[in-house]
Molecule: transfer RNA
Organism: Candidatus Bathyarchaeota archaeon
């Protein structure tokens, strides 16, 4: 330079037109002799800019950034 895949809470990850859900981490409370273990609850998230559509995380065009991969 060409191609492919991936970007979702602080960390891993689903979900894939119409509600963003899980897990680990934190915070809180329970429980306990203490507790870092069990429970039970809380807050936080769609790279970016356009389309398309009643409705986009999802689809379609740029751009960005990692990762393969060719050259």
């Nucleotide at each position: 330079g060409c191609c492919g895949c991936u970007g979702u809470g602080g960390g891993g990850c689903a979900a894939c037109g119409g509600u963003a859900g899980c897990u680990c981490a934190u915070c809180g409370g329970c429980c306990u002799g203490u507790g870092g273990a069990g429970c039970c609850g809380a807050g936080g998230a769609a790279c970016c800019g356009g389309g398309u559509u009643c409705a986009a995380u999802u689809c379609c065009c740029g751009g960005c950034a990692g990762c393969g991969g060719c050259c």